RNA sequence: GGGGGAGUAGCCAAGAGGAAAGGCAACGGUCUCCAAAACCGCCAUUCAGAGGUUCAAACCCUUUCUCCCCCG
Numbered sequence: 001g002g003g004g005g006a007g008u009a010g011c012c013a014a015g016a017g018g019a020a021a022g023g024c025a026a027c028g029g030u031c032u033c034c035a036a037a038a039c040c041g042c043c044a045u046u047c048a049g050a051g052g053u054u055c056a057a058a059c060c061c062u063u064u065c066u067c068c069c070c071c072g
Stems, first nucleotide, its partner, number of pairs: 001071007010024003018055001027041004048064005
């Protein structure tokens, strides 16, 4: 330099153009003498960044950045 894959919450991770599930953690509550456990609640107005397409984009297109693999 060329090609391919990945980037979604603190962590893991689903997500087919109609707008983001779930688990863990954290925080709040119930319970308890206090904790733990258990149960309930809460946590993404911007999905790596910027443009574009569309009535509508995490999703499609272009480009940039980061990581991994292959080729030279």
Transfer RNA from an uncultured Clostridia bacterium, 72 nucleotides, folded computationally. Rfam family: tRNA. Rfam describes the family as follows. Transfer RNA (tRNA) molecules are approximately 80 nucleotides in length.